[in-house]
Context: one part of a larger RNA
Molecule: small-subunit ribosomal RNA, 5' domain
Organism: soil metagenome
RNA sequence: GAAUGAACGCUGGCGGCGUGGUUAAGACAUGCAAGUCGAACGGUUUUUAUUGAAGGGCAACCGGAUAUAAAAGCAGUGGCGAACGGGUGCGUAACACGUGAACAAUCUACCUUCAAAUGGGGAAUAGCUCGCCGAAAGGCGAAUUAAUACCGCAUGUGGUUGCUACUCGCAUGAGAGGCAUACCAAAGUCAGGGACCGCAAGGCCUGACGUUAGAAAAGGAGUUCGCGGCCUAUCAGCUAGUUGGCGAGGUAACGGCUCACCAAGGCUAAGACGGGUAGCUGGUCUGAGAGGAUGAUCAGCCACACUGGAACUGAGACACGGUCCAGACACCUACGGGUGGCAGCAGUUUCGAAUCAUUCACAAUGGGCGAAAGCCUGAUGGUGCGACGCCGCGUGAGGGAUGAAGGUCUUCGGAUUGUAAACCUCUGUCACCGGGGAAGAAACGCUUUGAGCUAAUAGUUCAAAGCCUGACUUAACCCGGAGAGGAAGCAGUGGCUAACUCUGUGCCAGCAGCCGCGGUAAUACAGAGACUGCAAGCGUUAUUC
Repeated sequence: GAAUGAACGCUGGCGGCGUGGUUAAGACAUGCAAGUCGAACGGUUUUUAUUGAAGGGCAACCGGAUAUAAAAGCAGUGGCGAACGGGUGCGUAACACGUGAACAAUCUACCUUCAAAUGGGGAAUAGCUCGCCGAAAGGCGAAUUAAUACCGCAUGUGGUUGCUACUCGCAUGAGAGGCAUACCAAAGUCAGGGACCGCAAGGCCUGACGUUAGAAAAGGAGUUCGCGGCCUAUCAGCUAGUUGGCGAGGUAACGGCUCACCAAGGCUAAGACGGGUAGCUGGUCUGAGAGGAUGAUCAGCCACACUGGAACUGAGACACGGUCCAGACACCUACGGGUGGCAGCAGUUUCGAAUCAUUCACAAUGGGCGAAAGCCUGAUGGUGCGACGCCGCGUGAGGGAUGAAGGUCUUCGGAUUGUAAACCUCUGUCACCGGGGAAGAAACGCUUUGAGCUAAUAGUUCAAAGCCUGACUUAACCCGGAGAGGAAGCAGUGGCUAACUCUGUGCCAGCAGCCGCGGUAAUACAGAGACUGCAAGCGUUAUUC
C1' cells in the first nucleotide's frame, strides 16, 4: 500500500447492488417448511334437485321413509412423491476431492423412441358397525365390504437357461443367428358413438391416460486405477483376514466383502505405522510475476442430522421434519406408562468483541401430485433491519472589499481567519407535497376457426385468433409545486509524513508505530486559533499478502 462475513470510538443526508451467528454440531417455547390424486376404490356427513312409502285427514293436503343425480367435506385402502429442494462442516489425510482413464464386473422410477400384449378366475383386508382394555398414547376381539391392493391359471412378440455354429476382441469373453426343453407377465379408468346384438346394464367400435414383458437412448448412480494437493522422525519399524491361492456364500456388480482349508506373505527412509490439524475444488485476497495466504456469499462433489448402532420399504436411503434398540437431556402422567429432536424459515435463551423480521406472495422461475381446473412449496420472488462492503449523488452556483464584526497572533504599525460571511442575482439534483404511471405476462385454461385419427359434424391432438392472470405497487420513471430552505464530520500537524503559533503544565499530568518528548520560553503533554489529509465517513484494533 492492498484486502476483510469484521469489531470498537466519534459522527451520520439519499439511492442502487451485494452481504449479515466466523463463537456453543449448546439447549430450544410458538407458528409454518411435503404433499397430492374422487378420471384407482368402498364408505360416511351436509346441501340442492327429482321421486314420493308408512301414518294422519271427508278432501285439498300434511308428512317425509326409500331410491337416483349433482356439489362440497371427512377419515381410510391404493398410486406417485416424500432419497429432490433447504441447512451445517462434526467427522474424514481418505480414491473424500480435483483431473485423466476403465467397467467384456454393474443398476436405473419418471421422460423420449421402437416393437408386442392387456385373456380368464379366486381368497382376503382397512374403513364402517358392535363389544372390551387403557388416564392418555394406543390396543384386542367379532361380523361385514371394494379396488389399478393381494394370489393362482392361460398365452409368450420377447426375456432367462442350455447346446450349436458365425463374426470380432482386451485374459475372463462380447455381439448377432439357429435349435431345444424348462422358467417368467398384466389392470383397469375416463370421454364419445353410426350400424348390429341385448329387456336393461352393456357388448361392440373409436380416442386418451394407464398396466405387463422387452430393445435402445438420455440423464442419474455404483465400482476400479494413474497422477496431484497439510505439519511432525523428540513417531522407525507396522501387519493374522494380515498378503496371496482353491472352494463356497453374498452383492446390481468385481473383490478377504464374509467363511472353511492351504501357503507365508504384504507395506516401509521416494517416510510405512503413530501423533496433530483439516471438509475438497472452481475460486477469493495479495503480488510485476514466481509464489504466499485462504476456501464467507455463488457453483460442483463429499459427510452429517440429539449421541451410538441396526435394518425395513423402495428404482433409488441404511433415510434432517420415517421405523426399531440403547444412552443423555427435556416434557406429560391417574405412577401402570407415554412423548420429543430447528446443523429448514422466522424467533427465544446461552456464549461472545460481534451478526437481522416470530414479514408478503405463489404474480414470475423451478419442483411434487393430478387428464385438467387446481392444491402444496419459509425452494424461490419480494419487502423490512444494520454505513457491514462497493458504487453513484447531494449538503448549493455566480457576483460580492468598508477587506465589516468576532476570534487568534502581534515588533501595536499591522497580519490572519477571508470572497469566507452579510448583501445582490440565480438554480432546483436528493429529500418533501400533489398528479400520472410501464416492463416483469407468456403460457396453462376458456371460446371460435382450420388440419390429423375416425363410420362420425362425438371425442381428442396440433396450429392460428380473441379473452383471463401482478405479491412487489402508496414502487422504477414522467409532469407540476414550494423553497437555499432539511443534510459534515473524523484523524493529524517533532522526523519518518502533507500540515505551526499562543496559553497552561513543569520528568508532574501525560504522549508514543519506531526514534523518542515532558525536570519554567514544550511546533512531541492539555486547551485555543490556524493549517493538512480523507470525507458520509474518519480513525483504532485484529488478521493475510